[in-house]
RNA sequence: GGGCGGGUAGUUCAGUGGGAGAACGUCUGCUUGACGCGCAGAAGGUCACAGGUUCGAUCCCUGUCCCGCCCA
Numbered sequence: 001g002g003g004c005g006g007g008u009a010g011u012u013c014a015g016u017g018g019g020a021g022a023a024c025g026u027c028u029g030c031u032u033g034a035c036g037c038g039c040a041g042a043a044g045g046u047c048a049c050a051g052g053u054u055c056g057a058u059c060c061c062u063g064u065c066c067c068g069c070c071c072a
Stems, first nucleotide, its partner, number of pairs: 001071007010024004018055001026042005048064005
């Protein structure tokens, strides 16, 4: 330098055009003599960044940045 994959909650990830989600974690309550387990609920996101397409973009297109793999 070229090619491919990835970047979404604190962490690991799903989601391929219209509702942003799961598990674990955190907090609150219930339960317990207490802790843990269990149960209920809550908070937490500029969907890497910018532009474009579209009535509408996490999703499609272009560029940039970062991470991993392969080729040279």
Transfer RNA from Carboxydothermus hydrogenoformans Z-2901, 72 nucleotides, folded computationally. Its Rfam family is "tRNA". From the family's description: Transfer RNA (tRNA) molecules are approximately 80 nucleotides in length. It is annotated as a transfer RNA. NCBI's taxonomy places the organism under Bacteria, Bacillota, Clostridia, Thermoanaerobacteraceae, Carboxydothermus hydrogenoformans. The RNAcentral record of the sequence draws on Rfam. Model confidence (mean pLDDT): 84 of 100.